Transfer RNA from Amoebidium parasiticum, 73 nucleotides, folded computationally. The prediction has a mean pLDDT of 80. Rfam family: tRNA.
């Protein structure tokens, strides 16, 4: 330098043909035990990498630009 593919909650990931953003794990609090762990129960946590177009409506569809991994060179 060109191609590609990724970018969503602390982290590991979903979201169907565009149509209210979800799960697990981590964390908090309960309950449960004499303490504890394991187990239930329940809440926290996001304006989807950035900026812009389209559309009634964008995480998804379009363009720049950041950034990671892969390729060729």
């Nucleotide at each position: 330098a060109a191609g590609a593919u990724u970018g969503u909650a602390g982290c590991u990931c979903a979201a169907u043909u565009g149509g209210u953003a979800g799960a697990g794990c981590a964390u908090a609090g309960a309950a449960c035990u004499u303490c504890a762990a394991a187990u239930u129960c329940u809440g926290c946590g996001g304006c989807u990498g950035u900026a812009g177009g389209u559309u009634c409506a964008a995480g998804u569809c379009c363009u720049g630009c950041c950034a990671a991994u892969c390729u060729u060179g």